Description: The part of an RNA shown here (small-subunit ribosomal RNA, 5' domain) has 511 nucleotides and comes from an uncultured bacterium.
[in-house]
Context: one part of a larger RNA
RNA sequence: GACUAACGCUGGCGGCGUGCUUAACACAUGCAAGUCGAACGGACAUUAUGGAGAAGUUUACUUUGAAAUGAUGUUAGUGGCGGACGGGUGAGUAACACGUGGAUAAUCUGCCUGUAACACCGGGAUAACAUCGUGAAAAUGAUGCUAAUACCGGAUACGUUCCCCGAAUCGCAUGGUAUGGGGAAGAAAGAGCAUUGGUUACAGAUGAGUCCGCGGCUGAUUAGCUAGUUGGCGGGGUAACAGCCCACCAAGGCGACGAUCAGUAGCCGGCCUGAGAGGGUGAACGGCCACACUGGGACUGAGACACGGCCCAGACUCCUACGGGAGGCAGCAGUGGGGAAUCUUCCGCAAUGGGCGAAAGCCUGACGGAGCAACGCCGCGUGAGUGAAGAAGGCCUUCGGGUUGUAAAGCUCUGUCUUCAGGGAAGAAAAAAAUGACGGUACCUGAGGAGGAAGCCACGGCUAACUACGUGCCAGCAGCCGCGGUAAUACGUAGGUGGCAAGCGUUGUCC
Numbered sequence: 001g002a003c004u005a006a007c008g009c010u011g012g013c014g015g016c017g018u019g020c021u022u023a024a025c026a027c028a029u030g031c032a033a034g035u036c037g038a039a040c041g042g043a044c045a046u047u048a049u050g051g052a053g054a055a056g057u058u059u060a061c062u063u064u065g066a067a068a069u070g071a072u073g074u075u076a077g078u079g080g081c082g083g084a085c086g087g088g089u090g091a092g093u094a095a096c097a098c099g100u101g102g103a104u105a106a107u108c109u110g111c112c113u114g115u116a117a118c119a120c121c122g123g124g125a126u127a128a129c130a131u132c133g134u135g136a137a138a139a140u141g142a143u144g145c146u147a148a149u150a151c152c153g154g155a156u157a158c159g160u161u162c163c164c165c166g167a168a169u170c171g172c173a174u175g176g177u178a179u180g181g182g183g184a185a186g187a188a189a190g191a192g193c194a195u196u197g198g199u200u201a202c203a204g205a206u207g208a209g210u211c212c213g214c215g216g217c218u219g220a221u222u223a224g225c226u227a228g229u230u231g232g233c234g235g236g237g238u239a240a241c242a243g244c245c246c247a248c249c250a251a252g253g254c255g256a257c258g259a260u261c262a263g264u265a266g267c268c269g270g271c272c273u274g275a276g277a278g279g280g281u282g283a284a285c286g287g288c289c290a291c292a293c294u295g296g297g298a299c300u301g302a303g304a305c306a307c308g309g310c311c312c313a314g315a316c317u318c319c320u321a322c323g324g325g326a327g328g329c330a331g332c333a334g335u336g337g338g339g340a341a342u343c344u345u346c347c348g349c350a351a352u353g354g355g356c357g358a359a360a361g362c363c364u365g366a367c368g369g370a371g372c373a374a375c376g377c378c379g380c381g382u383g384a385g386u387g388a389a390g391a392a393g394g395c396c397u398u399c400g401g402g403u404u405g406u407a408a409a410g411c412u413c414u415g416u417c418u419u420c421a422g423g424g425a426a427g428a429a430a431a432a433a434a435u436g437a438c439g440g441u442a443c444c445u446g447a448g449g450a451g452g453a454a455g456c457c458a459c460g461g462c463u464a465a466c467u468a469c470g471u472g473c474c475a476g477c478a479g480c481c482g483c484g485g486u487a488a489u490a491c492g493u494a495g496g497u498g499g500c501a502a503g504c505g506u507u508g509u510c511c
Stems, first nucleotide, its partner, number of pairs: 001510003005507005012380006018373002020338001025336003029333003034081003039078002042075008053064005088291003098215007107208002112204007120154004129144006160185007168177003217263003224254003229251004234246003266288004270281004293314005316327004344370001346369003352366001353364004383413004393404004417452001419447005427438001455500005460481003466495005476483002
């Protein structure tokens, strides 16, 4: 000097930030991922047309009103897209995890953009629903019915993939690019129309996978390590290269330029310090990685081996009719515990951004805000001028006085902040309208009145700042030297002084 700080004493305001460093300990409760009826069949509500029937009778009138058709709205289910983003944490990891520079002639890429071509003919189911069950519950079975942009079969193929034959050119080794002939593979609708949507292929953009050079911890009181180990032929597997996996064959591969083992640790941009070189560090913000009660596994999907998905095992907690079930805050708040120590079970989707939707819109503890905390930085205030009888009081005194001290009082002012009253935003917009959580906030105007606002540490030397009393090697102080045993500027108190100031000291850590 710096701090994600804590502790002691003290504490007026504002702006901007920051706030479990410990138990990746366990979690009550609420919320944090939905959306689309312009994909689909139903159900329900309202309403219009409609009138089978029924009732009353004045027998041609009144009342009520099923089926069917249409519209509007709501929606459990099927289906689509999104739940792989956003948010959290740092356990693990010494590794191509990260940083930086390359490679991919070894790769994939939903939504988006551009280009080209197409969308023909059919089929069988199933949830919902109904009926009958089982179960305490969670759930679940049988039978029957039905729809689709759900599923399946066939046709078509500009271009695409694979196999066979031919042949040009280029490179960086495997090879790449362009090209001529024969076999396998695809489409889905909705709407009145427009828009939009579907399929195939190519290209772009974006995102990702994989590989490589170099770089960044400690220990040799760890010296040898390694059998899928190192390489090859063949096969499998992947989007893709590869012992990634398998069978066989060979005996290799790494290491004093530190292998292996052990310890510690997320990495970086940065941050702190320093003249720099360097040293330390990785909170907040941004990028990457890893993880989601612990361990393992795959499914779906463009993308996961998936925080608020599934299955298995384990520990723990809860419900139970004892047969069986349910759960996962390292999301936002919040609770217990641990600890020196770290906040509200708040408001809003108004803005920005995200998901879905044609849109209206819905969802969004992301985010925007408010709350708490002097935790940090910055700013402001606690008054200004004048005022000597140098008042009183305190302290010291050589008793003359000195000091506190222009300090106070008094007089003249000001009105920052605070208080009250009135007005009152920007942030919100593409032609207009509407739309603000914050918030009646910021800000402006007026009024009142010095009123409501100063402490902490030190004073022997280092080190700015001194006397008195008390104590008497006691009580105590102390960062180092050291003070204290009767005149202590070093202990305690008082007066005075010095330093910093809404803070001041102490402790801890780094330079």
The RNAcentral record of the full RNA draws on ENA, Greengenes and SILVA. Its Rfam family is "Bacterial small subunit ribosomal RNA".